[in-house]
RNA sequence: GGCGCAUUCGUCUAGUGGCUAGGACAUCAGGUUUUCAGCCUGAGAACAAGGGUUCGAUUCCCUUAUGCGCUA
Numbered sequence: 001g002g003c004g005c006a007u008u009c010g011u012c013u014a015g016u017g018g019c020u021a022g023g024a025c026a027u028c029a030g031g032u033u034u035u036c037a038g039c040c041u042g043a044g045a046a047c048a049a050g051g052g053u054u055c056g057a058u059u060c061c062c063u064u065a066u067g068c069g070c071u072a
Base pairs, nucleotide, nucleotide: 001071002070003069004068005067006066007065010025011024012023013022018055027043028042029041030040031039032038048064049063050062051061052060
């Protein structure tokens, strides 16, 4: 250099065109407990960036960025 794969809450992850973007852990608040832990209830928090297709894009296409792999 060429080709391929991946990128979603703080972390891990589900989601193959119409979801309020779901779950686990963590965080915060309340309850329980003498206190902590644990348990119960609730809350906040995410689609790498730009463009295109579409009535509608996390999802399809292009470019860019980062990481990984293969190849020369």

Overview:
Model confidence (mean pLDDT): 81 of 100. The RNA shown here (transfer RNA) has 72 nucleotides and comes from a Patescibacteria group bacterium. It was read from a public genome assembly. Rfam family: tRNA. It is annotated as a transfer RNA.